[in-house]
RNA sequence: GCUGCUGUAGCUCAGUGGUAGAGCACGUCCUUGGUAAGGACGGGGUCAUGGGUUCAAAUCCCAUCAGCAGCU
Repeated sequence: GCUGCUGUAGCUCAGUGGUAGAGCACGUCCUUGGUAAGGACGGGGUCAUGGGUUCAAAUCCCAUCAGCAGCU
């Protein structure tokens, strides 16, 4: 230098055009004599960044950035 993959909650990930979700973690409460475990509820998101297509984009297209892998 070229090619491919990945980028979504604090962490690990799902979501392939029509209201952004799960598990763990965090907070409150229930339960217990007290912890742990368990249960209920809740907070937390510029979907890497910037454009484009579309009535509508996390999703499709282009560029950029970062990481990983391969080739040279």
Predicted 3D model of a 72-nucleotide RNA (transfer RNA) from a Sedimentisphaerales bacterium. Its mean pLDDT, the model's own confidence on a scale to 100, is 81. Rfam family: tRNA.